[in-house]
This is a predicted structure of a 118-nucleotide RNA (SAM riboswitch aptamer (S box leader)) from a Candidatus Parcubacteria bacterium. Model confidence (mean pLDDT): 79 of 100. The RNAcentral record of the sequence draws on Ribocentre. Of the family's consensus pairs, 86% are formed in the model. The source organism's lineage runs through Bacteria, Bacteria candidate phyla and Candidatus Parcubacteria.
């Protein structure tokens, strides 16, 4: 690279320094952000609770333990996130509603993040 599983309508900067003219993954359309500095990098603050740690309760057991499923708390460590639902739509030998078309909703696909494998 890739595979598997889980989550993606909630939450959280008018911060400081530096770079920069574009940015919201790619393409198309729409919408939005942006020299009142978006976006990116560093710092810092904050959010969340995926993993580790710590704490509480604790099913369970040929072993009764410095064991321990599971649940909860915490936020110290590892990641991640902090305009707009993943900004919205698109794509489909699928499902539901609709008499049917249109349309609506779901699922998949695509993408993001985490954990495990590699």
């Nucleotide at each position: 690279a890739a595979a598997u599983u889980a989550u993606c309508a909630a939450g959280a900067g008018u911060a400081a320094g530096g770079g920069u003219a574009g940015a919201g993954a790619a393409c198309u359309g729409g919408c939005u952000c942006u020299g009142a500095u978006a976006c990116c990098c560093u710092u810092u603050a904050c959010c969340a609770a995926c993993c580790u740690g710590u704490c509480u309760u604790g099913a369970g057991c040929a072993u009764a333990g410095u064991c321990g499923a599971a649940a909860g708390a915490u936020a110290a460590g590892g990641u991640g996130g902090u305009c707009c639902u993943u900004c919205c739509a698109g794509c489909u030998u699928c499902c539901u509603c609709u008499c049917a078309u249109u349309g609506a909703g779901g699922a998949g696909g695509a993408g993001a993040u985490a954990a495990u494998u590699g």